Two RNAs folded together computationally: RNase P RNA and transfer RNA, 421 nucleotides in total. The prediction has a mean pLDDT of 79. It holds a member of the Rfam family "Bacterial RNase P class A". Rfam classes the family as a ribozyme.
[in-house]
RNA sequence: UGUGUUGGUUGGGCAGUCGCUGGUGUAACCAGAGGAAAGUCCGGGCUCCAUAGAGCAAAGUGCCAGGUAACACCUGGGGGAUGAAAGUCCACGGAAAGUGCAACAGAAAGUAUACCGCCUUGAUACUUGAGGUAAGGGUGAAACGGUGUGGUAAGAGCGCACCGCAGCGCUGGUAACAGUGUUGGCAUUGCAAACCCCACUUGGAGCAAGACCAAGUAGAGGCGUGCUUUUGCAGUAUGUUGCUCGCAUAUCAAGCCUGGGUAGGUUGCUAGAGGUGGUUGGUGACAGCCAUCCCAGAUAAAUGACUGUCCUUGACAGAACCCGGCUUAUAGACCGACGCAUCUU
RNA sequence: GCUCCCAUCGUCUAGUGGUCCAGGACACCGGCCUCUCACGUCGGUAACAGGGGUUCGAACCCCCUUGGGAGCGCCA
Numbered sequence: 001u002g003u004g005u006u007g008g009u010u011g012g013g014c015a016g017u018c019g020c021u022g023g024u025g026u027a028a029c030c031a032g033a034g035g036a037a038a039g040u041c042c043g044g045g046c047u048c049c050a051u052a053g054a055g056c057a058a059a060g061u062g063c064c065a066g067g068u069a070a071c072a073c074c075u076g077g078g079g080g081a082u083g084a085a086a087g088u089c090c091a092c093g094g095a096a097a098g099u100g101c102a103a104c105a106g107a108a109a110g111u112a113u114a115c116c117g118c119c120u121u122g123a124u125a126c127u128u129g130a131g132g133u134a135a136g137g138g139u140g141a142a143a144c145g146g147u148g149u150g151g152u153a154a155g156a157g158c159g160c161a162c163c164g165c166a167g168c169g170c171u172g173g174u175a176a177c178a179g180u181g182u183u184g185g186c187a188u189u190g191c192a193a194a195c196c197c198c199a200c201u202u203g204g205a206g207c208a209a210g211a212c213c214a215a216g217u218a219g220a221g222g223c224g225u226g227c228u229u230u231u232g233c234a235g236u237a238u239g240u241u242g243c244u245c246g247c248a249u250a251u252c253a254a255g256c257c258u259g260g261g262u263a264g265g266u267u268g269c270u271a272g273a274g275g276u277g278g279u280u281g282g283u284g285a286c287a288g289c290c291a292u293c294c295c296a297g298a299u300a301a302a303u304g305a306c307u308g309u310c311c312u313u314g315a316c317a318g319a320a321c322c323c324g325g326c327u328u329a330u331a332g333a334c335c336g337a338c339g340c341a342u343c344u345u
Numbered sequence: 346g347c348u349c350c351c352a353u354c355g356u357c358u359a360g361u362g363g364u365c366c367a368g369g370a371c372a373c374c375g376g377c378c379u380c381u382c383a384c385g386u387c388g389g390u391a392a393c394a395g396g397g398g399u400u401c402g403a404a405c406c407c408c409c410u411u412g413g414g415a416g417c418g419c420c421a
Base pairs, nucleotide, nucleotide: 001341002340003339004338005337006336007335008334009333010332012310013309014308015307016306017305018304020032021031022030023029024028034316038327039326041325042324043323044322045321046206047205048204049203053245054244055243056242058202059201060200061199062198063077064076065075066074067073078092079090080089081088082087093197094196098195099194100191101190102189115137116136117133118132119131120130121129122128123127145163146162147161148160149159150158164186165184166183167182168181169180170179171178172177210267211266212265213264220258221257222256223255225234226233227232235251236250237249238248239247260420261419262418274293275292276291277290278289279288280287281286311314346417347416348415349414350413351412352411355371356370357369358368363401373389374388375387376386377385394410395409396408397407398406
């Protein structure tokens, strides 16, 4: 210099005028969308229901260790795939618990077998019968360990060496796992984003949760259990949006259905697992301590319009209870780190 | 805002891992029939919303995106 990989920051700037929302110390001043506010895919806070119970079902997660309020997220490590490398990607437990599937082709699709071929042998006369074999050919996505050598009628883990695989031990490591020794002649094909098994996790509903006030009406119609004097027992309904049990409440009650009224206000509502800076511990995610700051809260729903000026002419996109993640969308600009190639010194 | 559901020819639909370059009906196009049209009959065109993954193999199983639809307020 070229080319590539990867991490982070930013997402028009400045000035003026007029408006909108909120707050306060009310002729005024201050603050006013995002990195994804999005998808609603996970996890948690918060609220209500038995403070959350027992069993079954159902759903989710799935190498190891750690971080965290928690997670399917993050960090570090292991293994595998890919690339020349930096690096990138992986739903990465179990197929020797069981069941199922593997179309077509093929002899045979998982414990059975032989189409062509090879070899031995009997017939016959050049084609066939019987037996052996699985090295070679052929089929298929996948064919019952691979390469070599000995051996043999031809062959074959039949023997041996190396590699792979499995069992057992030893060493290192918290572990996943790695290395190594020995035994076994190989039994054990693939699919679990097929059922399933194993381990772990999950109570349900959601701010239209929940609490309070006001206005308005047909405070309408239907359903509305049995024994018993009552208590009570059973049944029913609701909580409960899987089922059964259990618990609580109600059982002439706005409990359920139909119908009616209303479309208002307050609260929940924003100071929080909060931001910024420093420091300590840790490889790191992150945690502890100190200092400092207050940073939208609307309800048909504010954050905009115009003018001037500058530049690189501005992408995706708009909060609605709040956080931590993931995923998806994103014009351009800036700052690093690393690989490879070439050149110069 | 929250919670769910769906997507296959122009329209309505079948399919639930392989024999599916996806079947049927209506519609459309062409031929036959008829003097002509209709009816009838024969044939044809035409689709898995988009992308990625699992698998030998995906309309079907999983993930992401896009589009469409449904329900949920308060009072008595």